[in-house]
């Protein structure tokens, strides 16, 4: 410097001062919540939210879960951004609510962390 992600700017005060805490304002982002509409109810074989992080077969373990497959999703790098295609290399995790939440206008309420690299492909469009 750049790359993932909402997770960024800006201003005012304070401290142990190129960071850190608090306030205030703009900005992104999530979640609860009517009429209408969808949906009957039965659940421990609960359900349900963040996220790309999900179905399906198979084998193998016999609670989890592990492996091989297919379908589907996310990310990445030569003037910038942004779009399609396509080739390469990668991810498909973790967590929160706690029996209970379809949509949902008004209104409410919560977040603005974390992490990461040395690798330099191609075509077509748009600003």
């Nucleotide at each position: 410097c750049g790359c993932c992600g909402a997770a960024c700017c800006u201003c005012c005060g304070c401290g142990u001062a190129u960071c850190g805490c608090g306030g205030a304002g703009g900005g992104c982002g999530g979640g609860g919540g009517a009429c209408c509409c969808a949906g009957g109810u039965u659940g421990u074989u609960g359900g349900g939210g963040c996220u790309a992080a999900u179905c399906c077969a198979c084998a193998c373990a016999u609670u989890u879960g592990u492996g091989u497959g297919g379908a589907g999703g996310c990310g990445c790098a030569g003037g910038c951004u942004c779009c399609u295609u396509u080739a390469g290399c990668g991810c498909c995790a973790g967590u929160c609510c706690g029996u209970c939440a379809g949509c949902u206008a008004a209104c409410c309420c919560c977040g603005c962390a974390g992490g990461c690299u040395u690798a330099c492909g191609a075509a077509g469009g748009a600003g």
The RNA shown here (c-di-AMP riboswitch aptamer (ydaO/yuaA leader)) has 127 nucleotides and comes from a soil metagenome. The RNAcentral record of the sequence draws on MGnify. The coordinates come from a structure-prediction model, not an experiment, and the mean pLDDT is 77.